[in-house]
Context: one part of a larger RNA
Molecule: small-subunit ribosomal RNA, central domain
Organism: marine metagenome
């Protein structure tokens, strides 16, 4: 040098997009750079290894020889990688048709509910809890009835189920728009995986500014409970939850499992598309196939739970990260941030 890992010990980048390396199907050709093989020179001596041989031995010395695994030069070789060249289609993409869905953006709109405020019935209590009380209420609550207003969420449906890169997405309608899958041999022909940097997009909370505010509700206030009670219950509440413009760039960002490609028993079940028979009460049923989504489970694999064609079995390409705990994801430097802080990241000591 090489050899080890990464579901839960330590450790998989929050997702993604591409730059640059890395690596890359079949089939023919040239080229011999890589790669192999001979030859030649060269590879000081000493050292190391073998013989031999000198100091009574050995360390030491001396001769010999090997070796010095390398470089250059040239001669060949031509599978393999690589170059250039011509060409296929199975990968990857396109086209036609067709199908699914809470995938994304705008804009209208809708009912329930709840608070408010006006009116009308009504008259003492409502309300909250274990119990209470603080609070609300004769200036007439609470209950009911009529009518307005105003913001926020979308009951069933609703699934172990759909879409999305991931975060994430649910009332209904329109427009604008990504992706997917399936079919059909119609095209192009290796256009491909990955991806250091770099870009983007990133729950919630929290920032700037302008709106907006019904309900809920950090802080706070007040009532309980308590030995206290800066809580857990109650009554109230301002940020804040909406909205628009920008910023923050972080999560148990989770499947604690990066991605792509291939292979390797079954069995059941959902979701979407196709294809064939079938003919009954066909929006049906039976056998198929292709995508997705779960349960179960064989060999494997595993340090055991487990995992098991949606691998954590078996290979192969490319990224990320781990290296005893604690100090520390601190501190210093350095980018980025309006801030709060966020990326990057030690050592001293100490067990």
């Nucleotide at each position: 040098c090489u050899g080890g890992g990464c579901a839960u010990a330590a450790a998989g980048g929050g997702c993604a997009u591409g730059u640059a390396g890395g690596c890359g199907g079949c089939c023919c050709g040239a080229u011999c750079a890589g790669u192999c093989a001979g030859a030649u020179g060269u590879g000081a001596a000493a050292u190391c290894c073998u013989c031999c041989g000198g100091c009574u031995c050995a360390a030491c010395c001396g001769g010999a020889g090997a070796a010095c695994u390398g470089c250059a030069u040239u001669u060949g070789a031509u599978a393999c990688u690589a170059u250039c060249g011509a060409g296929c289609u199975c990968g990857a993409g396109g086209a036609u048709g067709g199908u699914u869905g809470g995938g994304g953006u705008a804009a209208g709109c809708g009912g329930a509910a709840c608070u408010c405020c006006u009116g009308g019935u009504g008259g003492a209590g409502c309300g909250g809890u274990g119990a209470a009380a603080u609070g609300c209420g004769u200036a007439g609550a609470u209950a009911u009835c009529a009518g307005g207003a105003g913001g926020a969420a979308c009951a069933c449906c609703a699934g172990u189920g759909g879409c999305g890169a991931a975060a994430g997405c649910g009332g209904c309608u329109u427009a604008c728009u990504g992706g997917a899958c399936c079919a059909u041999u119609u095209c192009u022909g290796a256009c491909g995986c990955u991806g250091a940097g770099g870009u983007g997009c990133g729950a919630a909370a929290g920032c700037u500014a302008g709106g907006g505010u019904a309900g809920c509700g950090a802080a706070c206030g007040g009532g309980a409970u308590u030995a206290g009670a800066u809580a857990c219950c109650c009554c109230g509440g301002u940020a804040g939850u909406c909205c628009u413009a920008g910023c923050c760039g972080u999560a148990a960002a989770c499947g604690a499992u990066g991605g792509g490609c291939a292979c390797u028993a079954g069995g059941u079940u959902g979701g979407g598309g196709g294809a064939a028979c079938u003919c009954c009460u066909a929006u049906g049923g039976u056998u198929u196939u292709c995508c997705c989504a779960g349960c179960u489970g064989u060999a494997g694999c595993a340090a055991a739970u487990g995992u098991g064609u949606u691998a954590a079995g078996u290979g192969c390409c490319c990224c990320g990260c781990c290296u005893g705990g604690g100090g520390a994801g601190u501190a210093c430097g350095c980018a980025c941030g309006c801030a709060a802080g966020u990326g990057u990241a030690a050592a001293a000591c100490u067990c």